[in-house]
Molecule: transfer RNA
Organism: Candidatus Hodgkinia cicadicola
């Protein structure tokens, strides 16, 4: 330098362009237990990596950038 995937919650990932972004994990609070863990119930957390653009409507499609990371050179 050239081509490919990847980028959503602390962490590992979902999410056909359509009206509230979702799960497990981890965190908090309650329950429960003599106690800790396990269960069970709730709740908190988001600039969906940046900027454009296209659309009535974009996490999602298009362009650029920037990290990552694997090829090739």
């Nucleotide at each position: 330098g050239c081509g490919g995937c990847u980028g959503u919650a602390a962490c590992u990932c979902a999410g056909c362009g359509g009206u509230u972004a979702g799960a497990g994990u981890a965190c908090a609070a309650g329950c429960u237990u003599g106690u800790c863990a396990a269960a069970c119930u709730u709740g908190a957390a988001g600039u969906c990596a940046c900027g454009g653009g296209u659309u009535c409507g974009a996490a999602u499609c298009c362009c650029g950038u920037c990290a990552g990371u694997c090829g090739c050179g």